[in-house]
The RNA shown here (Bacterial RNase P class A) has 420 nucleotides and comes from a Planctomycetaceae bacterium.
The RNAcentral record of the sequence draws on ENA.
It matches the Rfam family "Bacterial RNase P class A". Rfam describes the family as follows. Ribonuclease P (RNase P) is a ubiquitous endoribonuclease, found in archaea, bacteria and eukarya as well as chloroplasts and mitochondria.
A source record names the gene rnpB.
Its mean pLDDT, the model's own confidence on a scale to 100, is 77.
């Protein structure tokens, strides 16, 4: 210098003005409670507390994922003797945690030269099932080509061998034919084999030597595997030695078997106050005269009486309303709708230090408070600067996982090349 690996952090900055929203403070108005003063009382004045609304000032106001709502827990209500079954989830070992399907460390397997990465990682000899296409065969194994042996066969081949015959020659010999035999080759049949070829994602341990008619764990060495023993480790597991020629291949993210875990619903959970309507209980004073209509009876007017409201300092009085009800009357009661209050944000909390632990994490001490709405706030405009700005908006809370994300920063590590 190049190429990579693994963690952690960040998610434009500064200023001005206006707005939205939570809290605190102060002030004003209204309402309610309490104390005091004036007054015979009603009432008025003043103080204080709470609260609605408005205003002043100060101050807090989205994220690393607030997202998906996929796991786990807190909290709340409902249900609940115990056991078994069913159903669902989960699955190497040890630890962490409130808990987990999360995290840490380790083991095994696979990938990478390495730093490192991936891992849905119990059981295939309980049973059932599946393994497309291709291929002989996909599991009680089997045999297409090939290789080997035997039998049979051939207008096949051989300066092959042997007997006989024929031709030629004085002879040695040469040539030809039949038969037998040997070898080679081909066809067919029977048998051996699983080395080799071929098919496939996968073919009944692998490589080599020996061996054999050809072959084969048939024999041997090494590797792999099973079993036994010893050693190490909490354990998964690892190492060494011995031993067995070695096994019915894969799929359980097929049913299934085994171990472990699991009540249901969710803040629209739940709690409190409670208008109106409806429901229940208790209570409610009428009488006389006149007129009209009528079958009962009802309506109107007047007077007295009773009850309530209002004006009024009291009495008296004025005005209005009601008076026997299946009434829009009065009082009380329970449940509870609208509505309001609460649950609501101080917590398995953040930061720093010390200590324990390889780590996840835990303990102690100090310090800080950093959204809490309810149709739902966190925005707009302007100026300056830069590398010109991604994904994206809390709704009961918390721990995780997953997914989305422009760019930037820091730390640790690996491999390659160059120079000193």
């Nucleotide at each position: 210098g190049g190429a990579g690996c693994g963690a952690a952090c960040u998610g434009a900055g500064c200023g001005g003005c206006c707005g939205c929203u939570g809290g605190c403070u102060c002030g004003a108005u209204g309402c309610g409670g309490c104390a005091g003063g004036u007054g015979a009382a009603a009432a008025c004045c003043c103080g204080u507390c709470g609260u609605c609304u408005c205003g002043u000032g100060c101050u807090g106001g989205a994220g690393g994922a607030a997202a998906g709502u996929c796991c786990g827990g807190g909290c709340u209500c409902c249900a609940c003797a115990g056991g078994a079954c069913a159903c669902a989830g989960u699955g190497g070992u040890g630890g962490g945690u409130a808990a987990c399907g999360c995290c840490c460390a380790c083991c095994g397997u696979c990938c990478g030269c390495a730093a490192g990465g991936a891992u849905c990682g119990g059981g295939a000899a309980a049973g059932u099932g599946c393994c497309a296409c291709a291929g002989a065969a996909a599991a009680u194994a089997u045999a297409c080509c090939g290789c080997c042996g035997c039998a049979c066969u051939g207008c096949u081949g051989g300066c092959g061998c042997g007997u006989u015959c024929g031709a030629u020659g004085c002879a040695a010999g040469u040539c030809g034919a039949c038969c037998g035999u040997c070898c080679a080759c081909g066809a067919u049949g029977c048998g051996g084999u699983a080395a080799g070829g071929g098919u496939g994602a996968a073919a009944u341990g692998g490589u080599g030597c020996g061996g054999u008619a050809a072959g084969a764990g048939c024999g041997c060495a090494c590797c792999g595997c099973g079993c036994u023993g010893c050693g190490g480790g909490u354990g998964a597991c690892c190492g060494c030695a011995g031993u067995g020629g070695c096994a019915g291949g894969g799929c359980a993210a097929a049913c299934c078997c085994c171990g472990c875990u699991g009540g249901g619903a969710g803040c629209a959970a739940g709690a409190c106050c409670a208008a109106g309507c409806a429901g229940g209980a208790a209570g409610g004073a009428g009488c006389c005269g006149g007129a009209g209509a009528u079958c009962g009876u009802c309506u109107c007017c007047g007077g007295c009486g009773c009850g309530g409201g209002u004006c009024g300092g009291u009495u008296c009085g004025g005005c209005c309303c009601g008076c026997c009800a299946u009434c829009a009357c009065u009082u009380c009661c329970g449940g509870g709708u609208a509505g309001g209050u609460u649950g609501c944000u101080g917590g398995a909390g953040g930061c720093g230090g010390c200590g324990g632990g390889c780590a996840a994490c835990c303990g102690c001490c100090g310090u800080c408070c950093g959204a809490g709405a309810g149709a739902a706030a966190u925005g707009g405009c302007c100026g300056c600067u830069c590398u010109c700005g991604a994904c994206a908006g809390a709704a009961c809370c918390c721990g995780g996982c997953u997914u989305a994300c422009a760019g930037g920063u820091u730390c640790g590590c690996u491999c390659c090349g160059g120079c000193c």